[in-house]
Context: one part of a larger RNA
RNA sequence: GACGAACGCUGGCGGCGUGCUUAAUACAUGCAAGUCGAACGCACCGCAAGGUGAGUGGCGGACGGGUGAGUAACGCGUGAGCAACGUGCCCAACUCUGGGGAAUAACCAUGAGAAAUCAUGGCUAAUACCGCAUAUGACCACAAGACCCGCAUGGGUCGGGGGUGAAAGAUUUAUCGGAGAUGGAGCGGCUCGCGUACUAUUAGCUUGUUGGCGGGGUAAUGGCCCACCAAGGCAACGAUAGUUAACCGGCCUGAGAGGGUGAACGGUCACACUGGAACUGAGAUACGGUCCAGACUCCUACGGGAGGCAGCAGUAGGGAAUAUUGGGCAAUGGAGGCAACUCUGACCCAGCAACGCCGCGUGAAUGAAGAAGGUUUUCGGAUUGUAAAGUUCUUUUCUCGGGGACGAAAAAAAUGACGGUACCCGAGGAAUAAGCCCCGGCAAACUACGUGCCAGCAGCCGCGGUAAUACGUAGGGGGCAAGCGUUGUCC
Numbered sequence: 001g002a003c004g005a006a007c008g009c010u011g012g013c014g015g016c017g018u019g020c021u022u023a024a025u026a027c028a029u030g031c032a033a034g035u036c037g038a039a040c041g042c043a044c045c046g047c048a049a050g051g052u053g054a055g056u057g058g059c060g061g062a063c064g065g066g067u068g069a070g071u072a073a074c075g076c077g078u079g080a081g082c083a084a085c086g087u088g089c090c091c092a093a094c095u096c097u098g099g100g101g102a103a104u105a106a107c108c109a110u111g112a113g114a115a116a117u118c119a120u121g122g123c124u125a126a127u128a129c130c131g132c133a134u135a136u137g138a139c140c141a142c143a144a145g146a147c148c149c150g151c152a153u154g155g156g157u158c159g160g161g162g163g164u165g166a167a168a169g170a171u172u173u174a175u176c177g178g179a180g181a182u183g184g185a186g187c188g189g190c191u192c193g194c195g196u197a198c199u200a201u202u203a204g205c206u207u208g209u210u211g212g213c214g215g216g217g218u219a220a221u222g223g224c225c226c227a228c229c230a231a232g233g234c235a236a237c238g239a240u241a242g243u244u245a246a247c248c249g250g251c252c253u254g255a256g257a258g259g260g261u262g263a264a265c266g267g268u269c270a271c272a273c274u275g276g277a278a279c280u281g282a283g284a285u286a287c288g289g290u291c292c293a294g295a296c297u298c299c300u301a302c303g304g305g306a307g308g309c310a311g312c313a314g315u316a317g318g319g320a321a322u323a324u325u326g327g328g329c330a331a332u333g334g335a336g337g338c339a340a341c342u343c344u345g346a347c348c349c350a351g352c353a354a355c356g357c358c359g360c361g362u363g364a365a366u367g368a369a370g371a372a373g374g375u376u377u378u379c380g381g382a383u384u385g386u387a388a389a390g391u392u393c394u395u396u397u398c399u400c401g402g403g404g405a406c407g408a409a410a411a412a413a414a415u416g417a418c419g420g421u422a423c424c425c426g427a428g429g430a431a432u433a434a435g436c437c438c439c440g441g442c443a444a445a446c447u448a449c450g451u452g453c454c455a456g457c458a459g460c461c462g463c464g465g466u467a468a469u470a471c472g473u474a475g476g477g478g479g480c481a482a483g484c485g486u487u488g489u490c491c
Base pairs, nucleotide, nucleotide: 001490002489003488005487006486007485008484009483012360013359014358015357016356017355018353019352020318025316026315027314029313030312031311034059035058036057039056040055042053043052044051045050066271067270068269075196076195077194078193079192080191081190082189085188086187087186090184091183092182094180095179096178097177098132100130101129107122108121109120110119111118112117138164139163140162142160145158146157147156148155149154169176170175197243198242199241204234205233206232209231210230211229212228214226215225216224246268247267248266249265250261251260252259253258273294274293275292276291277290296307297306298305299304324350326349327348328347332346333344334343335342336341363393364392365391366390373384374383375382376381398428399427400426401425402424403423407418435480436479437478438477439476440461441460442459446475447474448473449472450471456463457462
């Protein structure tokens, strides 16, 4: 000097920030992901228009939000590469959208169960599901080639016939969709060079191990996996093992080099009660999805079920220590929807906390009888001290009254949680507002009394045993100031 701080004493206001660093401990309760009737049938309400409900279907629940347990690793950072890859929504241009079929939920009936839920039979629709037709180009196998290019396997363009593969409609007639293929944008996957903590009181490690051939698998390369073959591969330039740790932009310090650190904000990664697994999907091996196992908690009619705050609040516990079970979708952004709109604890605000930074105030001028009081004294005085009182002002703050926003855009109109807030005007009255630490040296600031190696102080040196500027109190003084000290940590 710095801090996500804590503790002690003290505490007026505002702006902007920040706020479980410990138990990745356990969680009551509420909310945090829905939406679409312009895909579909049904039930109900309604005179109708229209609406409501569960279900089928679509899109979204892979974003946003949290945490840092694991990880010493292509995890991260940086620079390259993919002739080895993917891509919903979005953009550009192109082509197509023909004709059929069989089911099923809801619903009805019956039944089982305490419940969660389930079984059987029957009916029905679709942009749900399945065939058929068509196919520039796409994919597959094949074939004589031509041209261009490169980075080894190769890449691109042109050219022949064959096989495989599409689609879906809705409507308020404005449009919104569907299929194929091409390119783009953005996003992702993979590979490599270099960098990335401590310990040698860890010296040898390795059998899918290292490489090859062939296959499987993947969007894609690859021992990623498998069969066979070879016997390799790594290591004192530190392998292996152990310990610790998310990484970075940054932040703190420092003249710099460096050292320390990784809260908040931004990027990446990992995780979601613990361990494992896949499904769906453009995308997950999925925080508020599924299945299995385990620990724990809860319900139960004992047969069986339900749950996962490292989302926002909040509770218990732990701790020196860290906030409201608040308001609003008005703005920004996101999901769905043609839209109106709905949802959004993202976000915007408000509340609490001197936790931090910054700003302001607690009055100003005048005022010597140098008042009283206090302290001290050599008893003359000195000092507190222009300090107070008094006089004259001011009103930042404060209280009351009046007015009152920007943020709100889109032709107009309408639309503000914050908020009657900020701000402006008026009135009142010095009114509502100062403490903390220190005074032996380092180090700015001294006397008196009490105490008597006691009580105590102390960062170091050291003070205290009868005149202590070092302990305690008082007066005075010094420093900082809504703070001041102490402790802890880093430079």

Model confidence (mean pLDDT): 84 of 100.
A computed fold for a 491-nucleotide part of an RNA from an uncultured bacterium, annotated as small-subunit ribosomal RNA, 5' domain.
The RNAcentral record of the full RNA draws on ENA.
It matches the Rfam family "Bacterial small subunit ribosomal RNA". Its family is annotated with ribosome and structural constituent of ribosome in the Gene Ontology.